[in-house]
RNA sequence: CUUAUCAAGAAAGACCGAGGGAAAGGGCCCUGUGACGUCUUAGCAACCUUGGCAAACUUGGUGCUAAUUCCCUUCCGGAACUGUCCGGAAAAGAUAAG
Numbered sequence: 001c002u003u004a005u006c007a008a009g010a011a012a013g014a015c016c017g018a019g020g021g022a023a024a025g026g027g028c029c030c031u032g033u034g035a036c037g038u039c040u041u042a043g044c045a046a047c048c049u050u051g052g053c054a055a056a057c058u059u060g061g062u063g064c065u066a067a068u069u070c071c072c073u074u075c076c077g078g079a080a081c082u083g084u085c086c087g088g089a090a091a092a093g094a095u096a097a098g
Base pairs, nucleotide, nucleotide: 001098002097003096004095005094006093011041012040013039014038015037019030020029021028024073025072026071027070042065043064044063046062047061048060051057069092074089075088076087077086078085079084
């Protein structure tokens, strides 16, 4: 860079010790009842892959296990009319394969 997917699914223990939810702003949320992170074990689902005529299943390589990718920001359409709601697209991002 290209293609596909992103409303579903799946947590315990140990260590650490203050921030974290990608980046900027806003909202909202998680967090000393120990978050985030690291390790171990377990689990989930998808892509590729091994075996198999095929299905079920399986081997291996990745990924993931709070909240829709937590929500909004840009554009378009619609409904309301103190600024909210709904739908679509884009952008950005994540994962896989090339």
About this RNA:
Model confidence (mean pLDDT): 83 of 100. SAM riboswitch aptamer (S box leader) from uncultured Pontibacter sp., 98 nucleotides, folded computationally. The source organism's lineage runs through Bacteria, Pseudomonadati, Cytophagia, Hymenobacteraceae and Pontibacter. Of the family's consensus pairs, 94% are formed in the model.